[in-house]
Context: one part of a larger RNA
Molecule: small-subunit ribosomal RNA, central domain
Organism: metagenome
Formats: sequence, C1' cells, structure tokens
RNA sequence: CUGGGCGUAAAGGGUGCGUAGGUGGUUUCGUGUGUCGGAUGUGAAAUCCCGGGGCUCAACCCCGGAACUGCGUCCGAAACUGCGGGACUAGAGUGCAGGAAGGGAGAGCGGAAUUCUUGGUGUAGCGGUGAAAUGUGUUGAUAUCAAGAAGAACACCGGUGGCGAAGGCGGCUCUCUGGAAUGUUACUGACACUGAGGCACGAAAGCUGGGGGAGCAAACAGGAUUAGAUACCCUGGUAGUCCCAGCCGUAAACGGUGCGCACUUGGUGUAGGGGGUAUUGACCCCCCCUGUGCCGGAGCUAACGCGUUAAGUGCGCCGCCUGGGGAGUACGGCCGCAAGGCUAAAACUC
Repeated sequence: CUGGGCGUAAAGGGUGCGUAGGUGGUUUCGUGUGUCGGAUGUGAAAUCCCGGGGCUCAACCCCGGAACUGCGUCCGAAACUGCGGGACUAGAGUGCAGGAAGGGAGAGCGGAAUUCUUGGUGUAGCGGUGAAAUGUGUUGAUAUCAAGAAGAACACCGGUGGCGAAGGCGGCUCUCUGGAAUGUUACUGACACUGAGGCACGAAAGCUGGGGGAGCAAACAGGAUUAGAUACCCUGGUAGUCCCAGCCGUAAACGGUGCGCACUUGGUGUAGGGGGUAUUGACCCCCCCUGUGCCGGAGCUAACGCGUUAAGUGCGCCGCCUGGGGAGUACGGCCGCAAGGCUAAAACUC
C1' cells in the first nucleotide's frame, strides 16, 4: 500500500465561513479524454510457465511454444465518465405573506436582597458550630423603623420549553442587526456537497493598561479538629469575579457520536407554523412540515446499548487511529508580554 476501524476498547478536528482539490440532478446534440473492440509494430536474450531433449537422477544445460498483464500507430463503438453547445425544474437560491424565540450589539429603566453610612426605638448580648473558639458589642452591637449610597445578579414565570455554528444566551423597554421554521409556487436555472491550507469566532482561568469593587472568594492570617491537619468546619481576607481596550486560544470545548444527501415497521409527549372537520367562537379532534424528548421493531453491536434526531442500509468529502510506559514530553520551527499553545519524535523499558 491493500485491508480494518473511530459512542464507551487507540481514534471525530472546539465551532463556523471558505480557497485549491475531490464529488455532483433530468434531457438532448456534438466530440471521442477516460473506457471498450479489432488490426499492426514493438515488448533483446536469459529468467518464469508448458511440451520435448542431454549429462546415470537432480541441480544445471539445450530446443520449441506460450507469456512478457506494457507502450506506439491505424480502424472502429458511443452506454457510462470527461469536455463543448442547447433545454428543463425535483437539488440549491431568491421574492412575497403572517407568525415564534433567554440569537447578537448598544442605550435607558425597575424591584427584591446584601453590605455600608446617617438618624430614631431599645439593652446585653450577637455571631458561629457536632461542640466550641477566634470575631463582634455598653465609644451601645444583634433586633427593629426611616432615609441615603454602592456594586453585582435578575426569585416566581421556568419547562428532558425556546434560540444560536459552537462557546453560549434568562428582569423590563427602545434602537440597530443575524438566522431558522411554516405557507405560497412568482423568479433564477445545477448556481450544488465537502473542504487540505487559510480566515473568523471561541467557557473558565490567566496576562497588559485604565476604571470599579456590594457580595463571594484562590493566596494569606487566625480559631477549631487531629497523632499531625500546610485540609475538610468557623471568623476574617487580597488578587480575581464586574466595565472599557488589547492579548491568550485551552476544556470531560461531551451526544465522549464530523458534515451533506437518500432509503428503511411503529407508539407516545412537547414547541413553532399550516391545512381540515366542527362551532357563535377560542377550544377539542384529524392531517402535514420543522424542531426537541421518551419507549421500542427490523437491522446493527463484543456487550452495554443505538434504533426515521441511527450506532440500520448506501453514496460523496474531510479529520483521525495502529500495544502500554517514556510523552502530548525533548529537540527544531511557528505563535504569545508572560503563563504557555500548536506541530511532534527517539533511546530505553514491559
């Protein structure tokens, strides 16, 4: 290489957009690149294979044939593939209509809670735990009432419910903006799928500069516990958590399941849209499409399980795997302010 694989055994890239490339709907005409047929030339000899022969056999050698799966030229075929032209609408896209949504960005607003400040009432405790202590309080705490300030997060609704490519998104209003679904079948006419490189996005933590800082809280301090306790528990508490600008580029970035298309028994929820029956009408009921769950058939699977949202049956394209450790390490390269990231071995050892 062939072959075999990637939910859990090694293996799906964190996600998207997209370049090259690979692959590509129906029909017709042409062409004859691939493809196929015939002829012809060539494919040295030896070797291999078959038949025969010579050394006593064999190895070895000799003769003949076949073969040398290839290449060139000529003639021919036109189903498939390619290429060129024409046509089409079932793929794809656009328009139009009324709906759904925590999709994204910016601005403004709201209430509850917490902490702090001021004032009133009020007096000896409060707080905390398994029990305590550290802590806090007669300079008046805790509790309670009123007023004010600040920052962060948005209870109920809330739902295996919605939206987003993923990360992710939840108080309310406005502005800007992206996508999907349904219905219609008006328009374009294969414009498509995938996607090495590339580009963009990418939780948390972390980094740089500036702001902010209520609560929480790595580090740190103290109190307990304990044989010890650099922990678990308690009292405090700084980075950080928040905002702006710029980096970082990782994750159990998980459905541990790449994307697209087609096909293959069902049952039952739920979300959005549409159609029908019916009704005064919103409902109920039946049907269709899309999403999201559960259960299960065939089939698949080592089993567990998956099962029209496939891990079933196929096709196209990409990524990845090849015993454990060494090691996602060293070295080199690229990236980064750094932390580090990406790419990625070997010796040795079992």